[in-house]
RNA sequence: CCCGAGAAAGGCAAAUCCGCCGAAAGGUGGAGGCGCAAAGCCUUGGGCCUACGGUGUAGUGAUGCACUAUGGCUGCCGGGCUGCCGAAG
Numbered sequence: 001c002c003c004g005a006g007a008a009a010g011g012c013a014a015a016u017c018c019g020c021c022g023a024a025a026g027g028u029g030g031a032g033g034c035g036c037a038a039a040g041c042c043u044u045g046g047g048c049c050u051a052c053g054g055u056g057u058a059g060u061g062a063u064g065c066a067c068u069a070u071g072g073c074u075g076c077c078g079g080g081c082u083g084c085c086g087a088a089g
Stems, first nucleotide, its partner, number of pairs: 002089001003086002011036002016031006034075001040081004045077002047073003053068006
């Protein structure tokens, strides 16, 4: 350095429920604990989610439908930076 134990210490926290923010996706605080060796941080890469607004379309209209990221997700994959502990090999 690779690697990651039925190891130790410590850490994070899915679903769900409650409060708040948001049009939504989602975020955030609390409870919770499925999991995680980077589930620490970043991501102008891919992927996925949403559609207030915008565009198109149908309709007298209310409104419906389609498309659209500038809005999101890194606990979907990849990339960058950093890092605790330690057996076997």
c-di-GMP-I-GGC riboswitch aptamer from Ardenticatena sp., 89 nucleotides, folded computationally. The organism belongs to Ardenticatena, within Bacteria. The model forms 86% of the base pairs in the Rfam consensus.